[in-house]
Background
Predicted 3D model of RNase P RNA and transfer RNA as a complex of 419 nucleotides. It holds a member of the Rfam family "Bacterial RNase P class A". Rfam describes the family as follows. Ribonuclease P (RNase P) is a ubiquitous endoribonuclease, found in archaea, bacteria and eukarya as well as chloroplasts and mitochondria. Rfam links the family to the GO terms ribonuclease P activity, dimeric ribonuclease P complex and tRNA processing. The family's RNA type in Rfam is ribozyme. The coordinates come from a structure-prediction model, not an experiment, and the mean pLDDT is 81.
């Protein structure tokens, strides 16, 4: 020098002018004003109302194995598996010998299966020869799965003996699987040596079992105040209660005053100091986690962050808040930084 | 702002693991004098898009895209 892999930051700067939301202020003015995704709305909390003795069921999710965390389908570190020369990268990674179930076509046969070709025909049958119980021949019965062939998948690979041909039928190695014992490791698993029948496939992002985990809704959540119209009560005012008081019952609101609920317009809070953000320091491989020390950093409700100039440069991409947070995905011009890999050169 | 649904032929819709269909619409024929209506025949599908799980995916599963409907 080429190629490349991984963690990380930043994503126009500075100045003038001219404007536009918030807070402070009588004014003048001051000071704050978008993002790594603010997005998808997929998870998970926090909040807030409702439901609720206590438990199980159904319904949904999760799903190696230790941790981190307020929680998670997230990070982190580790095992197994698979790719990849390699740095490193992916993985829904519990159960298939609880059970039900799929598996079109093709092909003899598709789940404790089967025989088209093939192979044999040692045993039976039929046939021929003779040296009369021994040789040949058919391939009928039947054996056989070794090799063709089908298919994503065909009931363990190789080799040897065995045989009529064959075959875990038998043995040696291997690979699988169960069970036991040693050694490490929190565990997930790993190294090791035994011993078994000889092998008991695949799909649980089918249905199920196991384990663990969820009551519902969602800030248009919710809550507080409160017009004007109606409404209800009292005073009033008729009437009735055998005449009259006070009480009671019924009507009337024509007018006036006063009190009441719900609650509409409408305002107000919820509404930003929070699992916060920077520093260096302590403990942890790490995620994180203690404690110091400093800092306040949008908060609207027709919803602000925007024009112009001048200048520097590598010439600016995807987008733009609405109750918050932690995440995952997706979208994104380009620019620094830090590790490392593998190729060729040359010292 | 939240919450849910739905994408298959031009259009309405079936199909829910095993070569993708009905109807109507379009091209052709027939019947008529001539049109409709009948009848008969035929074209046409990236199953939104891209992974993924299976031996196979319109079908389970993620993730985008793009319609629709409710909530003061």
């Nucleotide at each position: 020098c080429g190629a490349g892999c991984u963690c990380g930051u930043c994503g126009g700067g500075c100045g003038g002018c001219c404007g536009c939301g918030g807070u402070c202020g009588c004014a003048a003015g001051a000071u704050c004003g978008a993002g790594g995704a603010a997005a998808g709305u997929c998870c998970g909390g926090a909040c807030u109302c409702c439901a609720c003795a206590g438990g199980g069921c159904a319904u949904g999710g999760u799903g190696c194995u230790g941790g981190g965390u307020a929680a998670c389908a997230c990070c982190c570190a580790g095992g197994c598996g698979g790719g990849g020369u390699g740095a490193c990268c992916c993985g829904a990674c519990g159960g298939a010998a609880a059970g039900u179930g799929c598996a079109g076509c093709a092909g003899a046969g598709a789940g404790c299966a089967g025989a088209c070709c093939g192979c044999c025909g040692a045993u039976g049958g039929c046939c021929c020869g003779c040296u009369u119980g021994c040789g040949g021949g058919c391939a009928c019965a039947g054996g056989c799965a070794a090799g063709g062939g089908u298919g994503a998948a065909a009931c363990g690979g190789u080799g040897a003996g065995g045989u009529a041909a064959g075959a875990g039928c038998u043995c040696a190695c291997c690979a699988g699987c169960g069970c036991c014992c040693c050694g490490g490791g929190c565990g997930a698993c790993c190294g090791g040596g035994g011993c078994g029948g000889c092998u008991u496939g695949g799909c649980a992002a089918a249905c199920c079992c196991c384990a663990c985990c969820a009551g519902g809704a969602g800030c248009a959540a919710g809550g507080c105040c409160a017009a004007a119209c109606a409404g209800g009560g009292a005073c009033g005012u008729c009437g009735g209660u055998g005449g009259c008081c006070c009480g009671c019952c019924g009507g009337u609101c024509a007018a006036g005053u006063c009190c009441c609920g719900g609650g509409u317009a409408g305002g107000c809070c919820g509404c930003a100091u929070g699992a916060g953000c920077g520093c260096a320091c302590c403990g942890g491989c790490a995620a994180c986690g203690g404690g110091g020390c400093g800092c306040c950093c949008a908060g609207a409700u027709g919803g602000a962050u925007g024009g112009u100039c001048g200048u520097c440069c590598a010439a600016g991409a995807c987008a733009g808040a609405a109750u918050c947070c932690g995440g995952c995905u997706u979208a994104c011009a380009g620019a620094c930084g830090g590790g490392c890999u593998c190729g060729u050169a040359a010292a | 702002g939240g919450g849910c649904c739905c994408g298959u032929a031009g259009c309405u819709c079936a199909g829910u693991g095993g070569u993708a269909g009905a109807g109507c619409a379009g091209g052709g024929g027939a019947c008529u004098c001539a049109u409709a209506a009948u009848c008969c025949u035929u074209a046409g599908g990236u199953c939104g898009c891209a992974g993924g799980u299976u031996c196979g995916a319109u079908c389970c599963c993620u993730g985008c895209c793009g319609g629709g409907c409710c909530c003061a």